[in-house]
Context: one part of a larger RNA
């Protein structure tokens, strides 16, 4: 010097209090463990693994397992020979790769020779490997941690390691600023520049908007027409402790106020400094080495990743009257849409079905729900709750047995609010509700967005965890 202490001091932070809703007790979905198995493919596995890689395991995917085949090879370049169906289509054997027959038509280039392209058979250089090492690296990532810190250069100190800058008094969200000072500068982090969001203004007016006029309709910006309004996207303006009190060391600031759409970083997002963990990835991807080379490589059908005594993680449904059921009715915001999104209109209890307008999208489509309003259940294992299972059916898809999703009768299991121990959240937040979308044929209680509706409390810093200074 760091690091570290049931050492001391001051500081922060949904860390603790306050508070609200969970979860840990029930079923189910999903992931892990651990058993199991021919295989249950591999990897993450304290904090920082367990709805995580995977934003889609019926085949494919796939890498696992049987079994059936291939050995210059399913991919690439070189060389030699031959060849011009090489491509479609049928038929046998086949679980299919694959063989084996028959039909079909008959590459392109140069005046030619040639040259190219594709197919077949050889030979060997090679290919190929999701095989091993993340403790042999790159790359990219997670962490502590968006914490306020990590350094340099000269000059002073020391015999050196160092050490001062970077401390100290105050302030801040900040090593943020200020004053002090053997230091003076200076860099990478902070902040600002970016996007979004929240008010104005100015241009601009279509597919969007409709105050005024005028026309029309069962009804509608429907129509003429308008540029206020809203919206659209493009440029400005706007907040600086700028302005008044007041505290402060005349300082940095800090507290209150004004004014404003916003007030003291407005809110939100992007953005992660030196370094730590031999943190994590050789299975995105490169890449050393080392291994395998008629297999550890290829094809192909089934199979398995979906196993089930258990144990654990994250989440969905509830246990009810702030709420179940029935009927009427209102209001979004993002986004996607040509192998697509599909309107009206018909058929169906329902899942869908038939149609096919319009739409390469401000045009068309997709497109609401909680809330409200009446009516009805009366505290029950129920009109609560809906897992199981039977049974008829819908959809995709060569194919839903293993193993997809929905529908409609019928069935009606635990559950009556959950030990110790824990988990998120400070305002448009939690919490409650519905919608997109990416993957995708098909499947979502995940995931990442989108708006409706809309709370409670914060005395405080003694405690528990984490961090920062001394």
């Nucleotide at each position: 010097u760091g690091a570290c202490g049931g050492g001391g001091a001051c500081c922060c932070g949904c860390a603790c209090a306050a508070g609200c809703a969970g979860a840990g007790g029930a079923a189910c979905g999903u992931g892990u463990g651990g058993u199991u198995u021919a295989a249950u493919u591999c990897g993450a596995u304290a904090g920082u693994c367990c709805a995580c890689g995977a934003a889609a395991a019926a085949c494919c995917u796939u890498a696992c397992c049987a079994a059936a085949u291939c050995u210059u090879g399913a991919c690439a370049u070189c060389c030699c020979a031959a060849u011009u169906a090489c491509g479609g289509g049928c038929a046998u054997g086949g679980a299919a790769a694959c063989a084996u027959g028959c039909c079909u038509u008959a590459c392109a280039u140069u005046u030619a020779g040639u040259u190219g392209a594709g197919u077949u058979g050889g030979a060997g250089a090679c290919a190929g490997g999701u095989g091993a090492u993340g403790c042999a690296u790159g790359g990219c990532c997670g962490u502590c941690g968006u914490c306020a810190g990590c350094u340099c250069g000269u000059g002073c100190c020391g015999u050196g390691a160092g050490g001062u800058g970077u401390u100290a008094g105050g302030u801040u969200a900040a090593g943020u600023c200020c004053u002090u000072u053997a230091a003076c500068g200076a860099g990478c982090g902070c902040a600002a520049c970016c996007c979004u969001u929240g008010u104005c203004c100015u241009u601009a007016u279509u597919u969007g908007c409709c105050a005024a006029c005028a026309g029309g309709u069962u009804a509608a910006g429907c129509u003429g027409g308008g540029a206020a309004c809203u919206a659209u996207a493009a440029g400005g303006a706007g907040a600086c402790c700028g302005c008044u009190a007041g505290u402060g060391a005349u300082a940095a600031a800090c507290u209150a106020g004004a004014g404003g759409a916003a007030g003291g970083u407005g809110g939100g997002g992007a953005u992660g400094a030196u370094g730590u963990c031999a943190g994590g990835u050789c299975a995105u991807c490169a890449c050393g080495u080392c291994c395998c080379u008629u297999a550890u490589g290829a094809u192909u059908u089934g199979g398995g990743c979906u196993a089930c005594a258990c144990a654990u993680g994250c989440g969905u449904u509830a246990c009810a009257a702030u709420g179940g059921a029935g009927a009427c009715u209102a209001c979004a915001g993002a986004g996607a849409g040509a192998u697509g999104c599909g309107a009206a209109g018909g058929g169906g209890u329902g899942a869908c079905u038939u149609g096919g307008a319009g739409c390469u999208a401000a045009u068309c489509u997709u497109c609401a729900a909680a809330a409200g309003u009446c009516u009805u259940c009366u505290c029950a294992g129920u009109u609560c709750g809906g897992a199981u299972u039977g049974c008829a059916g819908g959809c995709u898809g060569c194919a839903a047995c293993u193993c997809g999703c929905c529908u409609g009768c019928a069935u009606g299991a635990a559950g009556u609010u959950g030990g110790a121990a824990u988990u998120g959240c400070u305002a448009g937040u939690a919490a409650u509700c519905g919608u997109a979308g990416a993957u995708c044929a098909g499947c979502a209680u995940g995931c990442u967005a989108c708006g409706g509706u809309g709370a409670a409390u914060a005395c405080g810093u003694u405690c528990u965890c984490g961090g920062g200074u001394c």